Predicted 3D model of a 160-nucleotide RNA (Lysine riboswitch aptamer) from uncultured Veillonella sp. The organism belongs to Veillonella, within Bacteria. The coordinates come from a structure-prediction model, not an experiment, and the mean pLDDT is 81.

[in-house]
RNA sequence: AGAUAGAGGUGCAUUCAUUAAGAGUACCAAUGGGGAGCGGGGCACGCGUUGAACCACUGGAAAAGGAAUGAUUGCCGAAGUUCCAUUAGGCCCUCUAAUGGUUCUGGUUACGUUACUUAAUAGGUGCGUAACUGUCAUCAACUAUGAUGGAGUGCUAUUU
Numbered sequence: 001a002g003a004u005a006g007a008g009g010u011g012c013a014u015u016c017a018u019u020a021a022g023a024g025u026a027c028c029a030a031u032g033g034g035g036a037g038c039g040g041g042g043c044a045c046g047c048g049u050u051g052a053a054c055c056a057c058u059g060g061a062a063a064a065g066g067a068a069u070g071a072u073u074g075c076c077g078a079a080g081u082u083c084c085a086u087u088a089g090g091c092c093c094u095c096u097a098a099u100g101g102u103u104c105u106g107g108u109u110a111c112g113u114u115a116c117u118u119a120a121u122a123g124g125u126g127c128g129u130a131a132c133u134g135u136c137a138u139c140a141a142c143u144a145u146g147a148u149g150g151a152g153u154g155c156u157a158u159u160u
Stems, first nucleotide, its partner, number of pairs: 001160006009076001011075003015071005027060003031056003037047003040093004079105002083101007106133008115125003135150006
């Protein structure tokens, strides 16, 4: 240097089922008001005076993403994240998804946040603070352990 196998623990992510919420919301129809716009922005295209947006009322009425619980599968840069590129969505931007490259993060939890996302005060991501924890190095103790510091292309074991 290569290969194989492992460890961290409320460990990470996928899939399925149930449940709550989403929500009596979006949307559809009737009636009345309203009076020219509507479809994320522009172009194109489509709908609209045979009445748009919007408002009220009546009737009907979802779903996705996310969450909790259980089961399952794959794993330990598991995964998340910054930026860029390509592909798809009529074209450009935005946005979403997939793939590749790339930046940062050892892991978990709690608190804060006038940062983003979301229906949301849940959850997620970012930033900050603190605690716990694994690993290696150095120093000190030599029974246990303690202090400081580093990062996962790391650490441990076996093997060539």